C1' cells in the first nucleotide's frame, strides 16, 4: 500500500433493529454485622456504547468515513 477483527460504568464483560433512559463481576461510596478488621448482607453513585455522517418510524446493534488497538498479505 492492500484485507480482515475489535473499541460498551475506573477495570473486565453481556448485548446481535423495539422487552435497554444500556446488565452483570470486581473496584468505590453508605447502612447492617463485629470489640476492630476482614469475610457476609443490604442499598446507592458510576458508560448518551472511541468521533462524525448517513439508513430507519426506530441503531449500541446496518452502512460509510476519521481516530486508536491487534493481525494478515505485498
Nucleotide at each position: 500500500g492492500c484485507c480482515c477483527u475489535c473499541a460498551u460504568c475506573g477495570u473486565c464483560u453481556a448485548g446481535a433493529g423495539g422487552c435497554c433512559u444500556a446488565g452483570g463481576a470486581c473496584g468505590c461510596c453508605g447502612c447492617c454485622c463485629u470489640u476492630u478488621c476482614a469475610a457476609g448482607g443490604c442499598g446507592g453513585a458510576g458508560a448518551u456504547c472511541a468521533g462524525g455522517g448517513g439508513u430507519u418510524c426506530g441503531a449500541a446493534u446496518c452502512c460509510c468515513c476519521u481516530u486508536g488497538a491487534g493481525g494478515g498479505c505485498g